[in-house]
C1' cells in the first nucleotide's frame, strides 16, 4: 500500500428489510434483607450510536469522505 472485520453506557456486547422509548449483562449509586458483610431482590443515574457531509418526512441503520482498532497479504 491492498483486502476483510469492527468503532453503540465505565467494561463486554445486542439492535430483521430506515419509523416507535436506544437496550441487555456486569460494574456504579440508593433502598430492602442481615447483628454485620456477601449473595439475593427492587429502584436509579449514566449515550451528541468514532468525526464531518449527503439522501429522506424520518438515519445507530442507506451513500460519500476522514480518523482509530484488529486480522490477512505484498
Nucleotide at each position: 500500500g491492498g483486502c476483510a472485520a469492527g468503532g453503540u453506557a465505565g467494561c463486554u456486547c445486542a439492535g430483521g428489510u430506515g419509523g416507535u422509548c436506544a437496550g441487555a449483562g456486569c460494574g456504579c449509586g440508593c433502598g430492602g434483607u442481615u447483628c454485620a458483610u456477601a449473595c439475593c431482590c427492587g429502584c436509579g443515574g449514566g449515550g451528541u450510536c468514532g468525526g464531518g457531509g449527503g439522501u429522506u418526512c424520518g438515519a445507530a441503520u442507506c451513500c460519500c469522505u476522514c480518523c482509530c482498532u484488529u486480522g490477512c497479504u505484498a

Description:
This is a predicted structure of a 74-nucleotide RNA (transfer RNA) from Desulfovibrio sp. Its mean pLDDT, the model's own confidence on a scale to 100, is 80. Its Rfam family is "tRNA". About the family: Transfer RNA (tRNA) molecules are approximately 80 nucleotides in length.